Small-subunit ribosomal RNA, 5' domain from an uncultured bacterium, 472 nucleotides, folded computationally. RNAcentral holds the full RNA, with entries from ENA, Greengenes and SILVA.

Context: one part of a larger RNA
């Protein structure tokens, strides 16, 4: 100088910005992921109807974004800079294409099991759901003979979708040089190892697997082990070099109670999804069930320490939907904290009988000190009142009657903290008497203490001063 700081002592107001650094402890409650009837059949309310609303369900798309948190990881994880053997839903371009059948299942119905979570039997039914055939391409596959492999409708008639293939955007997954803490009181490590054929496998390359064969790979230019850590633009600091540090914002990557595992899917081995083991907490009618806040507030708990169980989708942005329009603890925004860091204001001009009072005094007097009283002004903030925007325009504004602008009243409502021996800007008297007590170092204190405590005075920052940690 700095800080995600914290304590004591004080404490008007405003702007920008931060805010569990400790237990990757444990978690009451609410809310964070839904959407489409212009895919689909059924049920129910309203009506006479046409139709309109609801619902649970079947189907499509999202849920791999976005929001968290750093436990693991010393790694091709990450940052740079090549690479080849890949895929990529939506979303753009260009080609053709959308033909004829069928069979179900959920919802419903009836019977039925359970305490309940959930379920079982039959039966009925529709689709953009599932199935066969066709045709068919610049498609794949090939022994060049052939062979495989598509598609769906909807509706407000004007769209909006399906299918096949080509290419491009994007995004993603691989592989390789280089950089990338610290210990040698860690010196040898390795058997799918290390390499070749052969198959399997994957979107792809590849010991990624398997079999066979060969005996190789790695190491003082530090292998292995061990501790310790996410990495990165950046951030404090320094006059550079350097050093420390990686909160807040951004790229990336790991995790989701602990440990494995795959389904689905363009993606996932999935934070609000599944299966299985485990720990813990919870219902049980003991047969069995349910459940993960390192999402948003919020509890308890551990701390020196870290907020509201707010409010709006107005904007920006995502999902879904032709579209209207739903959703969104993302976001915006509003409380709460002097945490920082800016700005501001507690008043401005005259005022010597140098009042009165403290305090020193050599008693003459100084000195607080123009300070205060008193005169005349002024009105930032903040109070009354009145008007009122900008963001977002064609319309919509949560914030918010908010920021501002007017006009009123009154100096009114607002000054603390640490220090005065030397380093270091600031002295003097009273108690104290090696005592009580102070210290960052040096050292003060035993009777005339500028070092202790008080008091007058000064000094220094000022809505903060000042201790403590820690980094340069």
């Nucleotide at each position: 100088a700095a800080u995600g700081a914290a304590c004591g002592c004080u404490g008007g107001c405003g702007g920008c910005a931060g805010g569990c650094c400790u237990a990757a402890a444990a978690c009451a409650u609410g809310c964070a992921a839904g959407u489409c009837g212009a895919a689909c059949g059924c049920u129910g309310u309203a009506g006479c109807a046409a139709u309109a609303c609801a619902g649970a369900g079947u189907g499509g798309c999202g849920c791999a974004c976005g929001g968290g948190u750093g436990a693991g990881u010393a790694a091709c994880a990450u940052g740079u800079g090549g690479g080849a053997a890949u895929a990529u839903g939506c979303c753009u371009u260009u080609u053709g294409g959308u033909a004829c059948g069928g069979a179900a299942c959920a919802a419903c119905g009836u019977u039925u099991g359970g305490a309940a979570a959930c379920g079982a039997a039959c039966g009925c039914u529709a689709a953009u759901a599932c199935c066969g055939u066709a045709u068919g391409g610049u498609c794949c596959c090939u022994u060049c003979g052939g062979g495989g492999u598509a598609a769906a409708g909807a509706u407000u008639u004007a769209u909006c979708g399906c299918c096949a293939a080509a290419a491009g955007a994007u995004u993603a997954g691989c592989c390789c040089g280089c950089a990338c803490u610290a210990g040698a009181u860690u010196a040898g490590c390795u058997a799918g190892u290390u390499g070749g054929u052969a198959a399997g496998g994957u979107a792809a390359u590849g010991g990624c697997u398997u079999a066979c064969c060969a005996a190789g790979g790695c190491g003082a230019c530090g292998a292995u082990c061990u501790a310790u850590a996410g990495c990165u633009g950046u951030u404090c600091u320094g006059a550079g070099a350097g050093g420390a540090a990686g909160a807040u914002c951004a790229g990336c990557c790991a995790c989701a109670c602990u440990g494995g595992g795959a389904c689905u899917g363009a993606g996932a081995c999935a934070c609000g999804g599944c299966c299985c083991a485990g720990a813990c907490u919870c219902c049980u009618a003991c047969g069995g069930g349910a459940g993960g806040c390192a999402g948003c507030a919020g509890u308890u708990a551990g701390g020196a320490a870290u907020a509201u169980u707010g409010g709006a989708c107005a904007a920006u942005g995502g999902g879904c939907g032709c579209a209207a329009g739903c959703c969104u603890g993302a976001u915006c925004c509003a409380g709460c904290c002097a945490u920082g860091c800016c700005g501001c204001g507690u008043g401005a001009a005259c005022g010597a009988u140098g009042a009165a009072g403290g305090c020193c005094u050599u008693c003459g007097g100084g000195u607080u000190g123009u300070a205060a009283a008193g005169u005349u002004c002024u009105u930032u903030a903040g109070c009354c009142g009145a008007u009122g925007a900008u963001u977002a325009u064609a319309a919509u504004g949560a914030c918010u009657g908010u920021a501002g602008u007017c006009g009123g009243a009154a100096a009114a409502u607002a000054a603390g903290c640490c220090c005065c021996g030397g380093c270091u800007a600031a002295c003097u008297u009273c108690g104290u008497g090696c005592c009580a007590g102070c210290a960052g170092c040096c050292g003060c204190g035993g009777u005339a203490a500028u070092a202790c405590g008080a008091a007058g005075g000064g000094g220094g920052c000022g809505a903060g001063c000042g201790u403590u940690a820690u980094u340069c």